[in-house]
RNA sequence: GGGGAAUUGGCUCAGUUGGUAGAGCAUCUGCUUUGCAAGCAGAGGGUCAACGGUUCGAAUCCGUUAUUCUCCA
Numbered sequence: 001g002g003g004g005a006a007u008u009g010g011c012u013c014a015g016u017u018g019g020u021a022g023a024g025c026a027u028c029u030g031c032u033u034u035g036c037a038a039g040c041a042g043a044g045g046g047u048c049a050a051c052g053g054u055u056c057g058a059a060u061c062c063g064u065u066a067u068u069c070u071c072c073a
Stems, first nucleotide, its partner, number of pairs: 001072007010025004019056001027043005049065005
């Protein structure tokens, strides 16, 4: 320098052809316990890496940029 892949709550990851963003763990509250843990019930937390484009509508399609991984030279 060229090719490919990934980027989504604090962490690990889903999101099936564009149509209200989800799960597990974690956090907080309540119940339970003498207390802790475990268990049960509930709650909060996301500008979907950034910018632009297409569209009535974009995490999803297109372009550029950034970071990481990988292959080739």